[in-house]
RNA sequence: GGGCCCUUGGUCUAGCGGUAGGACGUCUCCUUCACAGGGAGAAGCUCGCAGGUUCGAAUCCUGCAGGGCCCA
Numbered sequence: 001g002g003g004c005c006c007u008u009g010g011u012c013u014a015g016c017g018g019u020a021g022g023a024c025g026u027c028u029c030c031u032u033c034a035c036a037g038g039g040a041g042a043a044g045c046u047c048g049c050a051g052g053u054u055c056g057a058a059u060c061c062u063g064c065a066g067g068g069c070c071c072a
Stems, first nucleotide, its partner, number of pairs: 001071007010024004018055001026042006048064005
């Protein structure tokens, strides 16, 4: 220098054009003498950043950033 892949709540992960789901964790309540476990409920991501396409973008396109792999 060239090519490919990844980036989603605190952590891990699903989603592949119609307004973000799950697990763990956190908080509250119930259960217990108490803890653990169990039950019920709640909060928390505008999807790495900036543009573009579209009625509509996490999802498609471009650039940038970070990480990984390969070639030279």
Molecule: transfer RNA
Organism: Nanobdellati archaeon